[in-house]
Context: one part of a larger RNA
Molecule: large-subunit ribosomal RNA, domain IV
Organism: uncultured Bacilli bacterium
RNA sequence: CUAUGGUUAAGGAACUCGGCAAAAUGACCCCGUAACUUCGGAAUAAGGGGAGGUCUCUUCGGAGACCCGCAGUGAAUUGUCCCAGGCAACUGUUUACCAAAAACACAGGUCUCUGCUAAAGCGUAAGCUGAUGUAUAGGGGCUGACGCCUGCCCAGUGCUGGAAGGUUAAGAGGAGAUGUUAGUUGGACGUAAGUCGAUAACAACGAAGCUUCGAAUUGAAGCCCCAGUGAACGGCGGCCGUAACUAUAACGGUCCUAAGGUAGCGAAAUUCCUUGUCAGGUAAGUUCUGACCCGCACGAAAGGCGUAAUGAUCUGGAUACUGUCUCAACCAUAGACUCG
Numbered sequence: 001c002u003a004u005g006g007u008u009a010a011g012g013a014a015c016u017c018g019g020c021a022a023a024a025u026g027a028c029c030c031c032g033u034a035a036c037u038u039c040g041g042a043a044u045a046a047g048g049g050g051a052g053g054u055c056u057c058u059u060c061g062g063a064g065a066c067c068c069g070c071a072g073u074g075a076a077u078u079g080u081c082c083c084a085g086g087c088a089a090c091u092g093u094u095u096a097c098c099a100a101a102a103a104c105a106c107a108g109g110u111c112u113c114u115g116c117u118a119a120a121g122c123g124u125a126a127g128c129u130g131a132u133g134u135a136u137a138g139g140g141g142c143u144g145a146c147g148c149c150u151g152c153c154c155a156g157u158g159c160u161g162g163a164a165g166g167u168u169a170a171g172a173g174g175a176g177a178u179g180u181u182a183g184u185u186g187g188a189c190g191u192a193a194g195u196c197g198a199u200a201a202c203a204a205c206g207a208a209g210c211u212u213c214g215a216a217u218u219g220a221a222g223c224c225c226c227a228g229u230g231a232a233c234g235g236c237g238g239c240c241g242u243a244a245c246u247a248u249a250a251c252g253g254u255c256c257u258a259a260g261g262u263a264g265c266g267a268a269a270u271u272c273c274u275u276g277u278c279a280g281g282u283a284a285g286u287u288c289u290g291a292c293c294c295g296c297a298c299g300a301a302a303g304g305c306g307u308a309a310u311g312a313u314c315u316g317g318a319u320a321c322u323g324u325c326u327c328a329a330c331c332a333u334a335g336a337c338u339c340g
Stems, first nucleotide, its partner, number of pairs: 001335008010326002014324001019321001028050004036041001038145001052067006068072001082317005087311002092104002108143007120129003146306004151236003156233002158229005165224003171218002176213002179210002183205004187196003237255005264298001265295001276292005
């Protein structure tokens, strides 16, 4: 010096991002116990007091007398507590090995699908799960106890319903056309010589059949279209003027929109400017609490606002307590170091 353990004058968080770590509290008995509350809790709230042994008595609960020690829950095990706020109702679950949480789940709420060979899922299929269940059941989405509530917009997108019209595939249809040739007509080529040709060449036309293409017409869902639907995806304005101090604008005008943010909350886990302003707490407070509202950029089941209880949660404050510190010292053990 390192690790582990122990003690410490005076002070007592001045340490530090932060009381991290340590100290303190502690089991049992008695007294006593607030706000708030979902009346169950909160609660071991908080805050006080007690304790050994022997003898006697006893209603067996205890009472009295005496004795010992520095010390009687004589060691060890064995909650610190309070105030205020955020978040999440709660118990639970999670990143095996850097995150335990405010994340996930949850009971409850709500929307939607599904009538049973259910929907949904796995599988090429057979088949299986769902379920040896049957709408008080099963699947999916969102929200997340409880309390008070959950506003406006259906223009866009989605979903559901509708069927008049427009558009629209394969298929049906078949006007018309293509190729082929029995047949009909003309001999054909060459300057010529000649060659081919009635054993039918070459050219034109061309029935029926077959082949190929093919217009009109017909032809479902879908889309266009018409409605509904937000606890579906989502969205929820601007400018100007106005009151007999000033300021402000209940009021008016105007433009745009599908509709212009309602209740509640608000510098917030959301506020940039910002350490906003005021008040509280401190001698002094970028944090904290209560207000204000100018919400850069809250807002109602991607729920809004409250909320008792709960939390190895996060934030601020206070008590007790302490080597965290002022400021360091000593001791024990194991290393390190020296010698062997």